[in-house]
RNA sequence: UCUGAAACAGGGCAAAUCCGUCGAAAGGCGGAGACGCAAAGCCACCGGUCUACGGAGCAAGGGCUCUACGACAGCGGGGUUGCCAGU
Numbered sequence: 001u002c003u004g005a006a007a008c009a010g011g012g013c014a015a016a017u018c019c020g021u022c023g024a025a026a027g028g029c030g031g032a033g034a035c036g037c038a039a040a041g042c043c044a045c046c047g048g049u050c051u052a053c054g055g056a057g058c059a060a061g062g063g064c065u066c067u068a069c070g071a072c073a074g075c076g077g078g079g080u081u082g083c084c085a086g087u
Base pairs, nucleotide, nucleotide: 002086003085004084012037013036017032018031019030020029021028022027035074041080042079043078045077046076047075048072049071050070054067055066056065057064058063
């Protein structure tokens, strides 16, 4: 540098759900908990998905539609760093 189907060492992370907390929400964080994961480490660059406080339009029944400047890295791609084994 490249490759990793299976295996080894130290191990690591933690879905759903529940509790607390922040948030308008999506969701985040902490604790419990393990469905899974070889990058389930990190980065919203591209596509995708979720939410819609605020804003815009319509309505005038308290709503409906659009909108990311908010999120998701455990949706895919890309970038970047890294353990083990082989090379």

The RNA shown here (c-di-GMP-I riboswitch aptamer) has 87 nucleotides and comes from a Gammaproteobacteria bacterium. NCBI's taxonomy places the organism under Bacteria, Pseudomonadati, Pseudomonadota, Gammaproteobacteria. Its Rfam family is "c-di-GMP-I riboswitch aptamer". Rfam links the family to the GO term cyclic-di-GMP binding. The coordinates come from a structure-prediction model, not an experiment, and the mean pLDDT is 85.